The part of an RNA shown here (small-subunit ribosomal RNA, central domain) has 346 nucleotides and comes from an uncultured bacterium. The RNAcentral record of the full RNA draws on ENA and SILVA.
Context: one part of a larger RNA
């Protein structure tokens, strides 16, 4: 390359938004590019295939037919795709009213808990550990009281619970702001699905200025244990954790599972509405769980939230090792990131 394939055996992109392509609802009218069918014309010679002949055969070589993917013209087809036009509501979007939930980001206010600070009262201890010790205390500690600071996190509610495109998101309460959804019906009339490059976001750590620094602590001291102890256990502790603003762009970014759409027994649980009645909550829309029918799978297991049966578009995979390495670019302040090999070797 084809084939085949991406939960776990290599292998889905960390997620979005969209730009180019890809690919696309029903009905019909032209048209006639693709596409199908006939004619014509080219498709050089040799070479190959098939008859025949000629060198005593054969190679070889001569003649003759044939075959030639495919191009170009031409006269037709008209069901598919494709251009163009007209209509359509079921896909999609969109308004309107109503309910509910939770989350981010901006301000402002308050409460345990933890340090620290002042007073009060009050004496040998305290603190830690498997034992200790280093440490902290007569310059009055630890424990009690009160009252003040401080920065940082938000007990219970709390859930197999909700939200968000992923990261992620929890004290209370206002102000701003965006998405989903459920009910009603209207409107638009294929407006849609994916999407290479792109451009946004992106735990943690990390770096830049500038503040902050209670609490936990890399690194660093010291005390222990140890044969040794750069450790694990203790006492302290710097950077960090926290906040602005700017960078970094990796993580087992994980459902280790890429969107979208159709389709295919069933039980049951629980969030949001709406609800039919005989108010016992049937039933249905929208999610999130849990077990299973048929399929599927090496099995594990997966099952309508599909790993089941198709479509459509992107990723990405090709034995282990060298190696996510050199090299080269491109980003970065740097730490590094993204692209990403090969000799060898099993």
């Nucleotide at each position: 390359u084809u084939g085949g394939g991406u939960u776990u055996a290599a292998a889905g992109g960390g997620u979005g938004c969209g730009u180019a392509g890809g690919c696309g609802g029903c009905a019909u009218u032209u048209u006639a590019a693709g596409u199908c069918a006939g004619g014509g014309g080219u498709g050089a010679a040799a070479u190959a295939c098939g008859g025949c002949a000629g060198c005593u055969c054969a190679a070889c070589u001569g003649u003759c037919g044939c075959a030639g993917u495919g191009c170009c013209u031409u006269u037709g087809a008209u069901a598919c795709u494709g251009a163009a036009g007209u209509g359509c509501u079921u896909g999609a979007a969109u308004a309107g009213g109503c309910u509910c939930g939770a989350a981010g980001a901006c301000g402002g206010c308050g409460g345990a808990a933890u340090g620290g600070g002042a007073c009060a009262a009050g004496u040998a201890g305290c603190g830690g550990u498997g034992a200790a010790a280093u440490g902290c205390a007569u310059a009055g500690a630890u424990a009690u009281g009160u009252c003040c600071c401080a920065g940082a996190a938000c007990c219970c509610c709390g859930a197999u619970a909700g939200c968000g495109a992923a990261g992620g998101c929890a004290g209370c309460u206002g102000u701003c702001u965006a998405g989903g959804u459920c009910c009603u019906u209207a409107u638009u009339g294929a407006c849609g699905c994916u999407g290479a490059u792109g451009c946004a976001c992106g735990a943690a750590a990390g770096c830049g200025u500038g503040g902050g620094u209670a609490u936990c602590g890399a690194a660093c001291a010291g005390g222990a244990u140890u044969a040794g102890a750069u450790a694990c256990c203790c006492u302290g502790g710097u950077a960090g954790u926290c906040c602005a603003c700017g960078c970094c762009c990796u993580a087992a970014a994980c459902g280790a599972u890429g969107a979208u759409g159709a389709c295919u027994c069933g039980a049951u649980g629980u969030u949001a509405g709406c609800g039919a009645u005989a108010u016992a909550c049937a039933g249905u829309u929208a999610g999130c769980g849990u077990c299973c029918a048929a399929g599927c799978g090496a099995a594990a297991g997966c099952g309508u939230u599909a790993a089941g049966u198709c479509a459509u578009c992107c990723a990405c995979c090709u034995g282990g090792g060298g190696a996510g390495u050199a090299c080269g670019g491109u980003c970065g302040c740097a730490a590094g990131a993204c692209u990403g090999a090969a000799a060898c070797u099993c």